[in-house]
Context: one part of a larger RNA
RNA sequence: GGACGAACGCUAGCGGCGUGCCUUAGGCAUGCAAGUCGAGCGGGCCGCCCCCGUAAGGGGGCGAGCCAGCGGCAGACGGCUGAGUAAUACGCAGGGACAUACCCCAGAGUGGAGGAUAGCUCACCGAAAGGUGUGGUAAUACUCCAUACCAUCGCAAGAUGAAAGUUCUUAACGGGGCGCUCAGGGAGUGACCUGCGGCCUAUCAGCUAGUUGGUGGGGUAACGGCCUACCAAGGCUACGACGGGUAGGGGAUGUGAGAGCAUGAUCCCCCAGAAUGGGACUGAGACACGGCCCAUACACCUACGGGUGGCAGCAACUGGGAAUCGUACGCAAUGGACGAAAGUCUGACGUCGCGACGCCGCGUGGAGGAUGACAGCCUUAGGGUUGUAAACUCCUUUUGCCCCGCAUAUUGCGGGGAGAAUAAGUACCUGCUAACUCCGUGCCAGAAGCCUCGGUGAGACGGAGGGUGCAAGCGUUGUCC
Numbered sequence: 001g002g003a004c005g006a007a008c009g010c011u012a013g014c015g016g017c018g019u020g021c022c023u024u025a026g027g028c029a030u031g032c033a034a035g036u037c038g039a040g041c042g043g044g045c046c047g048c049c050c051c052c053g054u055a056a057g058g059g060g061g062c063g064a065g066c067c068a069g070c071g072g073c074a075g076a077c078g079g080c081u082g083a084g085u086a087a088u089a090c091g092c093a094g095g096g097a098c099a100u101a102c103c104c105c106a107g108a109g110u111g112g113a114g115g116a117u118a119g120c121u122c123a124c125c126g127a128a129a130g131g132u133g134u135g136g137u138a139a140u141a142c143u144c145c146a147u148a149c150c151a152u153c154g155c156a157a158g159a160u161g162a163a164a165g166u167u168c169u170u171a172a173c174g175g176g177g178c179g180c181u182c183a184g185g186g187a188g189u190g191a192c193c194u195g196c197g198g199c200c201u202a203u204c205a206g207c208u209a210g211u212u213g214g215u216g217g218g219g220u221a222a223c224g225g226c227c228u229a230c231c232a233a234g235g236c237u238a239c240g241a242c243g244g245g246u247a248g249g250g251g252a253u254g255u256g257a258g259a260g261c262a263u264g265a266u267c268c269c270c271c272a273g274a275a276u277g278g279g280a281c282u283g284a285g286a287c288a289c290g291g292c293c294c295a296u297a298c299a300c301c302u303a304c305g306g307g308u309g310g311c312a313g314c315a316a317c318u319g320g321g322a323a324u325c326g327u328a329c330g331c332a333a334u335g336g337a338c339g340a341a342a343g344u345c346u347g348a349c350g351u352c353g354c355g356a357c358g359c360c361g362c363g364u365g366g367a368g369g370a371u372g373a374c375a376g377c378c379u380u381a382g383g384g385u386u387g388u389a390a391a392c393u394c395c396u397u398u399u400g401c402c403c404c405g406c407a408u409a410u411u412g413c414g415g416g417g418a419g420a421a422u423a424a425g426u427a428c429c430u431g432c433u434a435a436c437u438c439c440g441u442g443c444c445a446g447a448a449g450c451c452u453c454g455g456u457g458a459g460a461c462g463g464a465g466g467g468u469g470c471a472a473g474c475g476u477u478g479u480c481c
Stems, first nucleotide, its partner, number of pairs: 001481004006477005013362006019355002021320001026318002030315003035073003040070002043067003046063007080273003090197006098190003103186003107182004111145004120135001122133004150161004165178005199245003206236003211233008248270004252263004275296005298309004326352001328351003334348001335346004365395004375386004401417006425470005431450002436465005446453002
């Protein structure tokens, strides 16, 4: 000198774009953050219409209506955090023994039969959470049979393996859309393996028993000590094994002429985690933040028998701290889930709000104006200086204030009016280092980045006048180059 997710002091007019818990991966009241589909299915409620009936009522039909339920898809994405991890991670370059819902391409098929169950009804248990039994019901839920282009196993013969309907249209036959099943290819995605690369420590020198390899078996989507039985005795290590400390990695960011050094906030990619520890289920995909089970700690409810919860989602609260924001608005845009669609949901996202936290832009007026006014300060008492600065004259109106119109989910955009009005600070002035005098103080009070300054004339302390620098900021502190 540059930089910062900064903090602190003094000060502060406006706008745009960014950015904002670096500390306790401490604890969290409340609200919201993942649903959707009636064109898969049967009900309950409600409304309307028609028929019978004097009425009560009964029967039938319709409804993008409301409600939960069965079923499907999505909840493995998106969002947050950085605890752990020094290698099961990441980056670069390769490899072969794999998987893949939705999407695209092309092939073959979509026949027949059946038994349940929730909702519902009735009865019952429980404070609640919730649960038990009876009866009966539907499906794109479930099961069986048939068939097999094809796939799997097999040398072959052969064996084994499916499926679901619904909607629109038609007078009907039929046709179209969306689906369903089997197998093939693609795209994208994911899993696995190898080499190389990037921290400190030897006051850590030896480490290792599924350890290293083989055979058989198991397991996985898949190779493999991944697991297991047996056999062999191997494997790693001063090119630093093993241990300890620290740490998410990269693209990048800061600085620097570069080499390098330092960092890893925001944005993008990857990894890991979801109170702590463990486990599996479902599924194309999880060992699953807002799913399940167990244990633990904590907190809450309780009729004491038993239950409930997980903000490292968005806000908010509490605690900690030098320190970091609103319990805002909207799905209008972009993107996502579901749906044939209309649409619904979306604290992703888009906007607004708060903070000079940063960067950038603008303003605080412009031109003229000497009797160089008053006042301040200095003075050799003549004068000098603040200083064209002010006053005064003319001009302009950014911003602010007032009024009107228009648009938009909101914020806004446009037009007009009065009026120089509403708008400057901060640090420094011995040298380094741009900027000097007076007064006060008297090794005191104090200053200080370094050398140092201060003990009676202090350009270094405190005040004043003046000056220098930067400017809506200026300084101080901390950290990096």
Small-subunit ribosomal RNA, 5' domain from Candidatus Blackburnbacteria bacterium RIFCSPHIGHO2_01_FULL_43_15b, 481 nucleotides, folded computationally. Its Rfam family is "Bacterial small subunit ribosomal RNA". Rfam links the family to the GO terms ribosome and structural constituent of ribosome. The RNAcentral record of the full RNA draws on ENA and SILVA.